The prediction has a mean pLDDT of 76. This is a predicted structure of a 371-nucleotide RNA (Bacterial RNase P class A).
[in-house]
Order: sequence, then structure tokens, then C1' cells
RNA sequence: GGGGGUGAGCGCAUGAUCGCUCCGUUAAUUUAUUGCGGAGAGGAAAGUCCGAACACCAUAGGGCACGGUGGUUCGUAACGCGAACUUCAGGCAACUGAAGGAAAGUGCCACAGAAAAUACUCCGCCGAUGGAAUGCUUAGCAUUCACAGGUAAGGUUGAAAUGGUGAGGUAAGAGCUCACCGCUUUCAUGGUGACAUGAAAGGCACGGAAAACCACACCGGGUGCAAGACCAAAUAGGGAAGUGUUUGAGGGCUGCCCGUCCGAAACUUCCGGGUAGGUUGCACGAGGCAACAGGCGACUGUUGUCCCAGUCAAAUGAUCAUGGUCCAUCACUGAUGGAUACAAAAUUCGGCUUAUAGCUCACCCCCAUUU
Repeated sequence: GGGGGUGAGCGCAUGAUCGCUCCGUUAAUUUAUUGCGGAGAGGAAAGUCCGAACACCAUAGGGCACGGUGGUUCGUAACGCGAACUUCAGGCAACUGAAGGAAAGUGCCACAGAAAAUACUCCGCCGAUGGAAUGCUUAGCAUUCACAGGUAAGGUUGAAAUGGUGAGGUAAGAGCUCACCGCUUUCAUGGUGACAUGAAAGGCACGGAAAACCACACCGGGUGCAAGACCAAAUAGGGAAGUGUUUGAGGGCUGCCCGUCCGAAACUUCCGGGUAGGUUGCACGAGGCAACAGGCGACUGUUGUCCCAGUCAAAUGAUCAUGGUCCAUCACUGAUGGAUACAAAAUUCGGCUUAUAGCUCACCCCCAUUU
């Protein structure tokens, strides 16, 4: 200098004008306004995929069913999350990705292929042995046939074909035998553990798929702030008490009484549930920041410090100016033009996943060159 890997951070700034939501305060004043001051989206607020808090409902205890998780050990309130480690796979490397049981049982493996799992003979190879034929010869030898049969080396099909390489062996072959590698079992040592290392024995038993059923271990009650709690109109139901039914409740005419008309039963008061509406839940929290301490780390502890949106017709905006950053063009370090992402709280936290213009920082690896 070039190319890569991992992790972390920022993600437009300042000012002016006009507005919006909430809080405090000052006036007028009694229900809303004026003045002043303060606060006002994110790293993902998103997807709603996991795990919790909280609330209500259900619930004696236990089991079945159903669902989820699946290397090990830690971390955490908890998790399907995170950290460290183990094994396997990829990469020259930094590093990245994956993860239990197919040796309990049942089922599945398209097409092609002989055969897709109790293995098997389609093409091949052999035909020692048995059989047939011929010859020589005499009871054997040689040649031929490819009939019985032997064979899993080679070919063919497929995503996948029943340990691999080499040697011996054979009629031809084959773990048939041997060496090495792989595999299985047992033992020893080390490690909390996954596992690692070593030794001995065994010719080899185990094709794939568990996101087929299933077996094993562990975990899980349901519904979500539209949960729930409180206050509480109008109208129509419900309950109780009182008054009243020819001795006329109540209503119309009326200022009142009388009167007159309607009227054959309801009227008044109180209580309670619940709807609209309002208040709350609801902003101090498994909280942020800093220092110190423990730990390889995730993380934890102690001390100090800070208060940081709270709406529901759902506020957090619009315009302009100047300046950053990036791109293009002209020009020669200036001008002009363009771009400045993804996206926006809705009960609250811990994660994961996905989107993201432009940038910054730290550590590590490889290659080349110089000293």
C1' cells in the first nucleotide's frame, strides 16, 4: 500500500418566524384564556416471533392428552436469548456455520435402475466342482460347451447401492486373510461436563430421513391494558316503602278555590345493576450514567448521581436562512445543481429478526513492498 474478518458508536447542526401536546407559575376569573418558564420519538419506536412483569378468570393433589425445547457448563426474573467451551463442516488465515435418539417399534424413500433394505445377478467375470460332447488313451488327461452353479472385483441407474486404500489369495472373486485408516465394545487416565488421550479385544455389526409417527429428558393453565379498578347522566327494565282504586290517585281548562271534562289505575320517593361519559391503571423502572470490586466472559455487587414523552379527533410540525457530509458538472480549490436514509411511541420491560443514505473508531488475519 492492497484485500479481508470481528466488535462498537454516530445517524444531520445552529438560528429566525408561525404553530401543537403536557407540566409549573402569574394575572383576570370560575372555566377556559393570557403572559413567562420547562419538557416533548428510535436504534430499530417496526415485525408481533419468543420470554416476563402486571391484571382478571380458572384451579385440592396427581396423571393422560396437546404444544414447545434438544451438544455441554454457566448467565438471567425468565426465555426458543446471551457467554465460554466441545465435536463436525467451510476458509491459507483472522473467523464463520451446524448440533440429542434411526442399535425399541411402525411406516416412507418419486423417476431411473437387476436391486432402495430379511438385499440383490441386468451387463459382465469364472465355470475349480458336478454335467454334456470330442480326442488321446485307459479309467485318467486335454479341449470345447456355458447346462447346473460360483462371484459383489468392474460396468449400468440414482440424491443415495451395504467400510476405504494396498498386498496376499482364488477357477473367478470376496474382511476370505494381512497392514494402515475408519468403525464397534471394554478398560484406564484427564476434565464439573460435552468430550479428549491411550491401551486391549472384535472382521464389521449401523444406507437416508426424526420439519414421518414415535421413544427419552426438561418446560408449559387460559385471556391480554380493548386486562382490570373507581365515579356515574338521559331513556327503558328490576327491588323496597308510602299514597290511592266510585269515600276518585292522577291529568286538561285555571293565578287559586269552586265547577266542569277526561280517567276504572296508577302515582311519588328511595335503593341497586348497567350504558354514554369521566377518573385511574400510566410513567421511579428487573431504570440510565459514572467510579470501584468480582468473573476468561455473558453478567453481578457496592457507592455516588440523574428524573428522562404520556396522547386517545392520539401532540412531537411547517417554512426560510447559514453551515456540515456525499455525488455530479464546470472550473482549479471555488461556483452551480442534486442528495441527506430506514422509519415514527400507544401498559411496561428483556431478547430475536428485518429495514437503514452517509460516516467514524478499535482489534485481528492474509498478500506485496521498504527499512
Of the family's consensus pairs, 91% are formed in the model. Rfam family: Bacterial RNase P class A. Rfam classes the family as a ribozyme. Rfam describes the family as follows. Ribonuclease P (RNase P) is a ubiquitous endoribonuclease, found in archaea, bacteria and eukarya as well as chloroplasts and mitochondria.